Predicted 3D model of a 99-nucleotide RNA (TPP riboswitch aptamer (THI element)) from a Methylophilaceae bacterium. The coordinates come from a structure-prediction model, not an experiment, and the mean pLDDT is 75. It was read from a public genome assembly, where an Rfam model found it. Its Rfam family is "TPP riboswitch aptamer (THI element)". The literature on the family includes a 2002 paper in Nature by Winkler et al., "Thiamine derivatives bind messenger RNAs directly to regulate bacterial gene expression". From the family's description: Vitamin B(1) in its active form thiamin pyrophosphate (TPP) is an essential coenzyme that is synthesised by coupling of pyrimidine and thiazole moieties in bacteria. Taxonomically the source falls in Methylophilaceae (Bacteria, Pseudomonadati, Pseudomonadota, Betaproteobacteria).
[in-house]
RNA sequence: CGGCCUUGCUAGGGGUCUCUGAAAUGUCAUUCGGAGUGAGAAAUACCCUUUGAACCUGACGCGGGUCAUGCCGCCGUAGGGAAGCGAAUUCUCUCGUUU
Numbered sequence: 001c002g003g004c005c006u007u008g009c010u011a012g013g014g015g016u017c018u019c020u021g022a023a024a025u026g027u028c029a030u031u032c033g034g035a036g037u038g039a040g041a042a043a044u045a046c047c048c049u050u051u052g053a054a055c056c057u058g059a060c061g062c063g064g065g066u067c068a069u070g071c072c073g074c075c076g077u078a079g080g081g082a083a084g085c086g087a088a089u090u091c092u093c094u095c096g097u098u099u
Base pairs, nucleotide, nucleotide: 006087007086008085009084010083011049012048013047014046016043017036018035019034020033021032022031023030055080056079057078061074062073063072064071
């Protein structure tokens, strides 16, 4: 650097936070921006559907880090969690043809 780790239809499941500027306001909430992580931080999007770490619970948990936040790690072989039908590919078996 390239390839593979598939893909279509229908149906279903899931999350949407933190910091900050402005408007208005007693504050929160709300609306419009900026910044952080992420696939996704309200998009006819994104991710996941038992081969199930999508997501939820435990959890106001533990450790590290951050302006702050599952931001990262542990917990986690924990307890839950939403599917059917095709296509393609690969392997195996059977039959036919050719060598």